Source information: Predicted 3D model of a 538-nucleotide part of an RNA (small-subunit ribosomal RNA, 5' domain) from an uncultured prokaryote.
[in-house]
Context: one part of a larger RNA
RNA sequence: AACGAACGCUGGCGGCGUGCCUAACACAUGCAAGUCGAACGGGAUUAGGGGCUUGCUCCUAGAGUGGCGAACGGGUGAGUAAUACGUGGGUAAUCUACCCUUGAAUUUGGGAUAACAUCACGAAAGUGGUGCUAAUACCGGAUAAUAUCAAUUUGACCUUGGUUGAGUUGAUCAAAGAUGGCCUCUUCUUGAAAGCUAUCGUUUGGGGAUGAGCCCAUGCACCAUUAGCUUGUUGGUAGGGUAAAGGCCUACCAAGGCGACGAUGGUUAGCUGGUCUGAGAGGAUGAUCAGCCACACUGGAACUGACACACGGUCCAGACUCCUACGGGAGGCAGCAGUGAGGAAUUUUGCGCAAUGGGGGAAACCCUGACGCAGCAACGCCGCGUGAGUGAUGAAGGCUUUUGGGUCGUAAAGCUCUGUCAGUAGGGAAGAAGUCGAUUAUAGUUAAUACCUAUAGUCGUUGACGGUACCUACAAAGAAAGCACAGGCUAACUCCGUGCCAGCAGCCGCGGUAAUACGGAGUGUGCAAGCGUUGUUC
Numbered sequence: 001a002a003c004g005a006a007c008g009c010u011g012g013c014g015g016c017g018u019g020c021c022u023a024a025c026a027c028a029u030g031c032a033a034g035u036c037g038a039a040c041g042g043g044a045u046u047a048g049g050g051g052c053u054u055g056c057u058c059c060u061a062g063a064g065u066g067g068c069g070a071a072c073g074g075g076u077g078a079g080u081a082a083u084a085c086g087u088g089g090g091u092a093a094u095c096u097a098c099c100c101u102u103g104a105a106u107u108u109g110g111g112a113u114a115a116c117a118u119c120a121c122g123a124a125a126g127u128g129g130u131g132c133u134a135a136u137a138c139c140g141g142a143u144a145a146u147a148u149c150a151a152u153u154u155g156a157c158c159u160u161g162g163u164u165g166a167g168u169u170g171a172u173c174a175a176a177g178a179u180g181g182c183c184u185c186u187u188c189u190u191g192a193a194a195g196c197u198a199u200c201g202u203u204u205g206g207g208g209a210u211g212a213g214c215c216c217a218u219g220c221a222c223c224a225u226u227a228g229c230u231u232g233u234u235g236g237u238a239g240g241g242u243a244a245a246g247g248c249c250u251a252c253c254a255a256g257g258c259g260a261c262g263a264u265g266g267u268u269a270g271c272u273g274g275u276c277u278g279a280g281a282g283g284a285u286g287a288u289c290a291g292c293c294a295c296a297c298u299g300g301a302a303c304u305g306a307c308a309c310a311c312g313g314u315c316c317a318g319a320c321u322c323c324u325a326c327g328g329g330a331g332g333c334a335g336c337a338g339u340g341a342g343g344a345a346u347u348u349u350g351c352g353c354a355a356u357g358g359g360g361g362a363a364a365c366c367c368u369g370a371c372g373c374a375g376c377a378a379c380g381c382c383g384c385g386u387g388a389g390u391g392a393u394g395a396a397g398g399c400u401u402u403u404g405g406g407u408c409g410u411a412a413a414g415c416u417c418u419g420u421c422a423g424u425a426g427g428g429a430a431g432a433a434g435u436c437g438a439u440u441a442u443a444g445u446u447a448a449u450a451c452c453u454a455u456a457g458u459c460g461u462u463g464a465c466g467g468u469a470c471c472u473a474c475a476a477a478g479a480a481a482g483c484a485c486a487g488g489c490u491a492a493c494u495c496c497g498u499g500c501c502a503g504c505a506g507c508c509g510c511g512g513u514a515a516u517a518c519g520g521a522g523u524g525u526g527c528a529a530g531c532g533u534u535g536u537u538c
Stems, first nucleotide, its partner, number of pairs: 001537003005534005012384006018377002020342001025340003029337003034068003039065002047060006075295003085219007094212002099208008107141004116131006147172011177200006186193003221267003228258003233255008270292004274285004297318005320331004348374001350373003356370001357368004387417004397408004423474005431465001436460009482527005487508003493522005503510002
């Protein structure tokens, strides 16, 4: 000098931050991942609203199939000394949903199944049989390439399975519709659809962006009171596997590979940007914030998917807790709050999606303990205040004294002011951009003045914090100072009590009858809403 601090005494306000460092111990309760009816069948005996023709119609809920999301965001640091991390490269050995851009296409059929109905089993969790039905769910056929594969001719560049160009032959692989509008063309001739059109979607290519996988070099603790280690081990051939190189895996062959430039073993530890200290070099550290990694009760495994071997998914085993009709089931806060325990020690079972960001949706909107805010805590930093001026009889009182006095001390009282802050009353924000609706104009698309899309203008609509910040007025010095120290180091001294006792102490040391060192008082010194002590680092 510093701290995620704790303890003791004390404590007025505000702003901004920070807050389980210990048991990766166990968890009651609530919430933390949903959304889409513009994909689909359908839709309630009661409930709510509209229209009315008074018993019909439309809309609204929940459940189900299907799509996207749930691999992000949030938490923790157990493991990991290198499959981590940092820095610099490689990928000619690779993938990439949604997004952007660009080309082509969007054809023809089929069978089921949940929901539902009914029957049955079970205490429950749940399960089975029969029957019905839909789709952008599932499965065939057609067509298709500069896609993929095989064979083959040929050219340029060059880094191994590379980039790029011209060809030939054969094989393989696709799709789904939804919503709005219109009558120009075709059909029926009213207006509609099998038609046209706009938007969104679907399929298949090229490119980009983003994200990820893998590989290489190098840096990054301690112990030699750890000296030898290794059999898929090291390499090759062939095959398998993967998005992808590779003993990654398998068969066969060879006998290699690492090591005092520290292998192997053990102990400790998430790594970094940074943070603290220091003139620097260094040393220590890795809370908050940001990047990466690992983990999700313990151990193992795969499924789905563009991405997981998946915190709030599945299966198996184990420990623990709970329910049970004893046959069997349910669970996982290292998400946000909160509880118990441990500990010197660490907060509210709060408000809101208004902003920023994320998921779904055409949109309205819904969800979001991310986030924005509020609450608690002097835990830290910063700022402000606890009054200002005047006032000598140097009052009273305390302490001290050589008894004259000295000192607290302009300090107080008194007088004159001010109003920060606290209080009361009134006014009162910025953070709001947008989205949507209405309307106007222009442009694009089109057969079209329709619909839709884009741009610009006007009006209306959205604030948890919060009646908060801030401003004004009112009365009033009123409600706001402590803590440590005073022998030297080290700023600051006297009196009384005690008598090697009681005690102090960071080091030197002090105390045995005149203690500036113990305890109290007066006075002084230092810092100040804090001051000291303890712990840790430099």
RNAcentral holds the full RNA, with entries from ENA. Its Rfam family is "Bacterial small subunit ribosomal RNA". The prediction has a mean pLDDT of 80.